[in-house]
This record gives sequence, structure tokens and C1' cells, in this order.
RNA sequence: AGCCCCUCGCGCGGCGGCAUCCUGCCCAACUCCCCCAGGGCCGGAAGGCAGCAAGGGUAAGCAGGCUCUACCGGGUGCGCGAGGGGUCUCU
Repeated sequence: AGCCCCUCGCGCGGCGGCAUCCUGCCCAACUCCCCCAGGGCCGGAAGGCAGCAAGGGUAAGCAGGCUCUACCGGGUGCGCGAGGGGUCUCU
């Protein structure tokens, strides 16, 4: 100097899990947002105001999934680095 073994770290990948990711359901009749028929209120009118139901959305909840994203894990693959060891090889 090489080779082999062990430990640790880093990078990329693979696998598994999980959700702040994805899909579906349920949807705020205690409470959210949008839009507000009818009806109400203001107005001489034009028009305006608040706003129930229906409708839409979001949150929460439930079920499922891992294609993406985040996180976690390993008797996981390759590479790089550090440390330790060897009855090996060369000089």
C1' cells in the first nucleotide's frame, strides 16, 4: 500500500407503516362561509337591506388507499466518508 471483517455517518434507491397526502361516504336542524326562491324590512319609484328553506363549499367525523407529498422504521441494495480490527498479500 492492497484485501477482508466490524461499527458509525451521509447521499440515492427499494420495502413497510402512517397522515398534515389521495379517494369515497356523511355532511354543521347547537355553532362556519358562499349564494339566497318565497316571504320580511326601507323607499313615491328606481332600487336597496337583513335573511329562513333549497343548493354549493369548508371544518369535524367515518371507511379505505399509498399514485403524488410529508414524516417514521429496518437482520434493506448501491455508492462515498470516518473509526476500529485481521494466523491474509505485496514492498